[in-house]
Molecule: c-di-GMP-I riboswitch aptamer
Organism: Pseudomonadota bacterium
RNA sequence: CACCGAUAAGAGCAAAACCAGAGAGAUCUGGUGACGCAAAACACCAGGGUCCUAAAUGGAUUGCCGGUUACCGAA
Numbered sequence: 001c002a003c004c005g006a007u008a009a010g011a012g013c014a015a016a017a018c019c020a021g022a023g024a025g026a027u028c029u030g031g032u033g034a035c036g037c038a039a040a041a042c043a044c045c046a047g048g049g050u051c052c053u054a055a056a057u058g059g060a061u062u063g064c065c066g067g068u069u070a071c072c073g074a075a
Base pairs, nucleotide, nucleotide: 004073005072012037013036017032018031019030020029021028022027035063041068042067045066047065048064049061050060051059052058
């Protein structure tokens, strides 16, 4: 350095549900809350998948596969 991911250390995020709000909708924002996460960091981020809309050169989802970057250092 790369691979890897530990009953390690220091950090971090926040599922479902409920309340309020936005949206045609998928869904999103805030609060409560923790199912879980070695990247659950990144204003969809190369590509792909899925979903919404009558449809699209439109929209949503990365906590779907993935891409890029990053803390620690046992085996």